The part of an RNA shown here (large-subunit ribosomal RNA, domain II) has 677 nucleotides and comes from Massiliimicrobium timonense. The coordinates come from a structure-prediction model, not an experiment, and the mean pLDDT is 87. Taxonomically the source falls in Massiliimicrobium (Bacteria, Bacillota, Erysipelotrichales, Erysipelotrichaceae). The full RNA is in RNAcentral, with records from ENA. Rfam family: Bacterial large subunit ribosomal RNA.
Context: one part of a larger RNA
RNA sequence: GCCGGCGAGUUAUGAUGUGGAGCGAGGUUAAGCAGGGGAUGCGGAGCCGAAGCGAAAGCGAGUCUGAAGAGGGCGAAAGUUGCAUGUCAUAGACCCGAAACCGGGUGAUCUAGCCAUGAUCAGGUUGAAGUCGGGGUAAGACCCGAUGGAGGACCGAACCGACCCCCGUUGAAACGUUGGCGGAUGAAUUGUGGCUAGGGGUGAAAUUCCAAACGAACCCGGAGAUAGCUGGUUCUCCCCGAAAUAGCUUUAGGGCUAGCGUCGUCAGGAAGUCGCAUGAAGGUAGAGCACUGAAUAUGUGAUGGCCUCAUCUCGAGGUACUGAGCAUAAUCAAACUCCGAAUGUCAUGAAGACAUGGACGGCAGUCAGACCAUGGGUGAUAAGGUCCAUGGUCAAGAGGGAAACAGCCCAGACCAUCAGCUAAGGUCCCCAAAUACAUGCUAAGUGGAAAAGGAUGUGGAGAUGUACAGACAACCAGGAGGUUGGCUCAGAAGCAGCCAUCCUUGAAAGAGUGCGUAACAGCUCACUGGUCGAAUGACUCUGCGCCGAAAAUUUACCGGGGCUAAGCAUGAUACCGAAGCUAUGGAUUUACGAUGUAAAUGGUAGGGGAGCGUUCCAGACAGCGAAGAAGCGAUACCGCAAGGAGUCGUGGAGCGUGUGGAAGAGAGAAUGCCGGU
Numbered sequence: 001g002c003c004g005g006c007g008a009g010u011u012a013u014g015a016u017g018u019g020g021a022g023c024g025a026g027g028u029u030a031a032g033c034a035g036g037g038g039a040u041g042c043g044g045a046g047c048c049g050a051a052g053c054g055a056a057a058g059c060g061a062g063u064c065u066g067a068a069g070a071g072g073g074c075g076a077a078a079g080u081u082g083c084a085u086g087u088c089a090u091a092g093a094c095c096c097g098a099a100a101c102c103g104g105g106u107g108a109u110c111u112a113g114c115c116a117u118g119a120u121c122a123g124g125u126u127g128a129a130g131u132c133g134g135g136g137u138a139a140g141a142c143c144c145g146a147u148g149g150a151g152g153a154c155c156g157a158a159c160c161g162a163c164c165c166c167c168g169u170u171g172a173a174a175c176g177u178u179g180g181c182g183g184a185u186g187a188a189u190u191g192u193g194g195c196u197a198g199g200g201g202u203g204a205a206a207u208u209c210c211a212a213a214c215g216a217a218c219c220c221g222g223a224g225a226u227a228g229c230u231g232g233u234u235c236u237c238c239c240c241g242a243a244a245u246a247g248c249u250u251u252a253g254g255g256c257u258a259g260c261g262u263c264g265u266c267a268g269g270a271a272g273u274c275g276c277a278u279g280a281a282g283g284u285a286g287a288g289c290a291c292u293g294a295a296u297a298u299g300u301g302a303u304g305g306c307c308u309c310a311u312c313u314c315g316a317g318g319u320a321c322u323g324a325g326c327a328u329a330a331u332c333a334a335a336c337u338c339c340g341a342a343u344g345u346c347a348u349g350a351a352g353a354c355a356u357g358g359a360c361g362g363c364a365g366u367c368a369g370a371c372c373a374u375g376g377g378u379g380a381u382a383a384g385g386u387c388c389a390u391g392g393u394c395a396a397g398a399g400g401g402a403a404a405c406a407g408c409c410c411a412g413a414c415c416a417u418c419a420g421c422u423a424a425g426g427u428c429c430c431c432a433a434a435u436a437c438a439u440g441c442u443a444a445g446u447g448g449a450a451a452a453g454g455a456u457g458u459g460g461a462g463a464u465g466u467a468c469a470g471a472c473a474a475c476c477a478g479g480a481g482g483u484u485g486g487c488u489c490a491g492a493a494g495c496a497g498c499c500a501u502c503c504u505u506g507a508a509a510g511a512g513u514g515c516g517u518a519a520c521a522g523c524u525c526a527c528u529g530g531u532c533g534a535a536u537g538a539c540u541c542u543g544c545g546c547c548g549a550a551a552a553u554u555u556a557c558c559g560g561g562g563c564u565a566a567g568c569a570u571g572a573u574a575c576c577g578a579a580g581c582u583a584u585g586g587a588u589u590u591a592c593g594a595u596g597u598a599a600a601u602g603g604u605a606g607g608g609g610a611g612c613g614u615u616c617c618a619g620a621c622a623g624c625g626a627a628g629a630a631g632c633g634a635u636a637c638c639g640c641a642a643g644g645a646g647u648c649g650u651g652g653a654g655c656g657u658g659u660g661g662a663a664g665a666g667a668g669a670a671u672g673c674c675g676g677u
Stems, first nucleotide, its partner, number of pairs: 001677006011091009021081003026048003032042003052059002062074004094232002097229001101222006112196009121186001123155003126151001130147006159183003163180002167176001198214001200210002235611006245258005259366002261363006272354003276349005286339001287337002292333003296329005304321001305319005369394010399410003414586004419582003425576003428561003434573001437571005447563001453547002457544006464537003474531005480504003485499003510525001514523002587601006612666001614663005620657002623655002631650005637644002
């Protein structure tokens, strides 16, 4: 892992609904007694109901409030007892699961410290104090030589330890082996016996150790602790079918009420939704500048500053400063509005379409939503971001398309069919259907990834120059003189820079377009003539292309092959294409003018309905069975399904059918439990 077995809403009491039953203004007994009995009888204590209202006195189909014959509040319509069933409460209360807490015990044979009593430490080295002798001194100190044998002294086995690498890592070993390493007379190591115990011990202190485990040991008990958390929760079919929101919450992954689902009852002049008409409120989009603000230019120019004059006072003039207000022109605004839609909302109306809508009650689930489109906030006019709003899809939706692809496009699957038509999307091959048609475009494999920016790519449209009185391009020739203009400068001569930019000759030629020189020189251009002989220049809008364009396992930015259309645009035709629609047969539900016709039948949480099967019990079948029960194996039968027969084989002694009843009542999942393999 697989197979088999076991494995989760139970029981008691109470409450409240529903169904059915008994009796009914009543219903019913409890303990107990009798009884073979859990049958039944007795037992009426008690309970519920038949009257309420008020704080109460109290009154009473009323009563309380109140001054009230007002108004208002609460009342005035059948209950009760079993049974079954939904849900709730109290209990372990659907099952499994903590880490923990508390109580009582067991542990110092491991380990920590201590106590008592024993044991052990090869060999080698160093050579303290002291002592002796000698020297030395007044005596000392001191010096030398011996002797001596100190030390948490040195080297190094046993012993104790554990610093480094390898190996080992389902080990030989739940901490080891080889090699090297530290201590090795000491705060040393070790035997035996003993002491300290769980919020306690012990600790050269690491929360270390206390029997392979310790921030509080282990065992049993409280105990089925608690778990707003995770996982699991077992047969079938049918009907309906959500939510991921609001408010409150020591609340945020939990609750409660509402919203949305389902089932029942009731009422009912169908109240509902959509469309239409009419009316109403509004201040968004847009727009605007009349308000509030922002903001630009010009004109005018108050106030203030500065300058000149005057200065005893009144002041006068100027101003390239400031710049109010006003005027003109042109702008901006979520918290501006002189204006102002569409949509949405409300009301009313009537013919219409569809089929809801309301009240009360039982039971829920939901409170993590996701993406897409649109209107916004936030963010960076970032995010598969985040927060609102409106709609859609998914969630809970299969099918076709998008290569693959919950949320995109098409379309909502009752079942069957080797029938037909379509949607989105497609029609060369993979791959069903056009190697179809018409007219253009693209040459980039653009198509089949991207920006600012760049470019005689190419198609279309427009407007505008030049040109047979010869244009554009090319070639030949000229491109001069005053003059090296003036200034500046070391120099400045067309060509560093500043200023001016004239005149003459002429077909034409700038006080010079660029290169160049130290400055000149030189080359060239503008401009002109000639040769040539028909187009040529600059610009605007637009279609499709080009460059810009570098990434990491493999082509890899068409799904592939491959395509010059099998690309793009426009038009028109045919075909393919889905669980859509149609056709035929069948099933179920609902409605109805009812034996038929119509409509409906995707579905998670969840609500409701109808069934199948297992074990046991009761009574029935004067049931079946050695002429072979159950179980097991095979099988083309029946039932929408859960399931149920028949036959054959195996097996060898029990079993069924119908009607009721009761449950240890259905297994694939719980890192489930036990067994097998």